[in-house]
């Protein structure tokens, strides 16, 4: 300097044009004499960032930024 992958909840990661979701995990109750497992439910996202395309974009395009692996 050039190719590729990836970027979504605190943490691992689905989801590939029309409901943002799981599992840990957090926080409340329930249950126990207690604590652990177990059940319930709640909180928590400007889906990297801008622009484009579409009636609509987390998904498709295009610059960039971060990060990891390759070539030189």
């Nucleotide at each position: 300097a050039g190719g590729c992958g990836c970027g979504u909840a605190g943490c691992u990661c689905a989801g590939g044009g029309g409901g943002a979701g799981a599992g840990c995990g957090u926080u409340a109750c329930c249950u126990u004499g207690a604590c652990a497992c177990g059940g319930u439910a709640a909180a928590g996202g400007u889906c990297g960032a801008c622009g484009g395309u579409u009636c609509a974009a987390g998904a498709c395009c295009g610059u960039c930024c971060g990060c990891g692996c390759c070539u030189a």
Notes:
The RNA shown here (transfer RNA) has 72 nucleotides and comes from Nitrospira lenta. RNAcentral holds the sequence, with entries from Rfam. Rfam family: tRNA. Rfam classes the family as a transfer RNA. From the family's description: Transfer RNA (tRNA) molecules are approximately 80 nucleotides in length. Its mean pLDDT, the model's own confidence on a scale to 100, is 85. The organism belongs to Nitrospira, within Bacteria.